[in-house]
RNA sequence: GGGCGGUUAGCUCAGUUGGGAGAGCGCAUGCCUUACAAGCAUGAGGUCGUGGGUUCAAAUCCCGCACCGCCCA
Numbered sequence: 001g002g003g004c005g006g007u008u009a010g011c012u013c014a015g016u017u018g019g020g021a022g023a024g025c026g027c028a029u030g031c032c033u034u035a036c037a038a039g040c041a042u043g044a045g046g047u048c049g050u051g052g053g054u055u056c057a058a059a060u061c062c063c064g065c066a067c068c069g070c071c072c073a
Stems, first nucleotide, its partner, number of pairs: 001072007010025004019056001027043005049065005
């Protein structure tokens, strides 16, 4: 330098038929318990890597860039 994959909540990841942003774990509060754990209920938490484009509308489509991983040279 070239090719491919990835970047979404604190962590691990879904969501690619373009219209609701989600799950598990973790965290907070309450219930339960003598207490803790487990269990149950409720809740907080996200510029969807970044800049632009297309569109009535973009996590999703197109282009550039950044970072991570693999392969080729």
This is a predicted structure of a 73-nucleotide RNA (transfer RNA) from a bacterium. RNAcentral holds the sequence, with entries from ENA. Its Rfam family is "tRNA". Rfam links the family to the GO term triplet codon-amino acid adaptor activity. It is annotated as a transfer RNA. Its mean pLDDT, the model's own confidence on a scale to 100, is 83.